Bacterial RNase P class A from uncultured Maricaulis sp., 389 nucleotides, folded computationally. It was read from a public genome assembly, where an Rfam model found it. The prediction has a mean pLDDT of 78.

[in-house]
RNA sequence: UCAGGCGGCUGGGCGGUCGCGGCAACUGGGCCGGAAACGGUGUUGUCGAGGAAAGUCCGGGCUCCACGGAGGCAAGGUGCCGGAUAGCGUCCGGCGGGGGUGACCCCAGGGAAAGCGCAGCAGAGAACAGACCGCCGGGCCUUCGGGCCAGGCAAGGGUGAAACGGUGCGGUAAGAGCGCACCGCCUCGACCGCAAGGAAGAGGGCUAGGCAAGCCCCACCUGGAGCAAGACCGAAUAGGGACAGACCGCAGCUCUCGGGUUGCACGUGCGCCUCCGCAUGCUGUCCGGGUAGGUCGCAACAGGUCGUGUGCAAGCACGAUCGCAGAUGAAUGACCGUCGCCCCGGCUCGUCCGGGGGACAGGACCCGGCUUACAGGCCGCCUGAUCAC
Numbered sequence: 001u002c003a004g005g006c007g008g009c010u011g012g013g014c015g016g017u018c019g020c021g022g023c024a025a026c027u028g029g030g031c032c033g034g035a036a037a038c039g040g041u042g043u044u045g046u047c048g049a050g051g052a053a054a055g056u057c058c059g060g061g062c063u064c065c066a067c068g069g070a071g072g073c074a075a076g077g078u079g080c081c082g083g084a085u086a087g088c089g090u091c092c093g094g095c096g097g098g099g100g101u102g103a104c105c106c107c108a109g110g111g112a113a114a115g116c117g118c119a120g121c122a123g124a125g126a127a128c129a130g131a132c133c134g135c136c137g138g139g140c141c142u143u144c145g146g147g148c149c150a151g152g153c154a155a156g157g158g159u160g161a162a163a164c165g166g167u168g169c170g171g172u173a174a175g176a177g178c179g180c181a182c183c184g185c186c187u188c189g190a191c192c193g194c195a196a197g198g199a200a201g202a203g204g205g206c207u208a209g210g211c212a213a214g215c216c217c218c219a220c221c222u223g224g225a226g227c228a229a230g231a232c233c234g235a236a237u238a239g240g241g242a243c244a245g246a247c248c249g250c251a252g253c254u255c256u257c258g259g260g261u262u263g264c265a266c267g268u269g270c271g272c273c274u275c276c277g278c279a280u281g282c283u284g285u286c287c288g289g290g291u292a293g294g295u296c297g298c299a300a301c302a303g304g305u306c307g308u309g310u311g312c313a314a315g316c317a318c319g320a321u322c323g324c325a326g327a328u329g330a331a332u333g334a335c336c337g338u339c340g341c342c343c344c345g346g347c348u349c350g351u352c353c354g355g356g357g358g359a360c361a362g363g364a365c366c367c368g369g370c371u372u373a374c375a376g377g378c379c380g381c382c383u384g385a386u387c388a389c
Base pairs, nucleotide, nucleotide: 001385002384003383004382005381006380007379008378009377010376012339013338014337015336016335017334018333020048021047022046023045024044025043026042030041031040032039033038050360054371055370057369058368059367060366061365062226063225064224065223067277068276069275070274071273072272073271075222076221077220078219079218080094081093082092083091084090095109096107097106098105099104110217111216115215116214117211118210132157133156134153135152136151138149139148140147141146165183166182167181168180169179170178184206185204186203187202188201191198192197230296231295232294233293240287241286242285243284244283245282249264250263251262252261253260254259266281267280268279269278301323303322304321305320306319307318308317309316310315341357342356343355344354345353346352
């Protein structure tokens, strides 16, 4: 200097004019809207979008509903080890596998001797298979090119994404783990590591294709719905109608003899089943009516920033400090000037002149993630190549 890898920041500044929303203080009386509940209106001060606010893919906080315990089933989710976390399918660090010269990147990473299933075409043959072209030697024939019959072979070639170990040597008629060496594979495995795993060495010619992001098996996890949750205020309507089922049973006590109460039985209450307990006396289906208003929920939190300690890290602990949107047809916008950034052109090469451009994109209960989109600019660390000293 160029190329690459990983991480971080920013994505306009300043001034002016007009226009918005929240909160606080003052005013606190009047006016406007409304049936009401309630809302609006003044002055000053102060605050006012994102790294993704997007997707709605995960997890939770919160709210309401569901009765709980045990066992089993269904449905769904995750899938190496250790750690972090409120938790997750997230994150950190490792292991194993793959890619890359490397920095680094990727992996829906338990089980294929439990079972079922799938793999077109090509090919001899696609799971425990196979002879198309071939190689070998034996017999017969021969126009001497070769042809036919039976046998041995799967080493060479071909087909295919993939062909039942690889390379080499020996051996053989030709070959073949047929034998040997090394590698691969299987069994055992000192030692190292919390573990996943690694692994010296020994034995064995060797037996275990692919897909489980196919069903499945194994291990672990899991109530439902969601701020349009939910609460309150005001107003209104029809305490509406139909059908089916269950109970109305037994015993005790009491009684004003109508009844009340307790236990048993029956029913209802979990996604389903069984047992136990608890609560309860109706359960289920269909038709129809009213409510389109207002306030709360609504911003202080697993919060932000800085520092110290600790840990490889993700994080954790402590201390200090700050309060950074809360709309409701939906607020932060428009215009002007100037500076800065990027691109192009010119030139008297001067921080000059002129023209153009400025990404993805806007909350609506909140938070932690994941995924996707992003013009331009800056910084740090690491890897490779080249050059100079």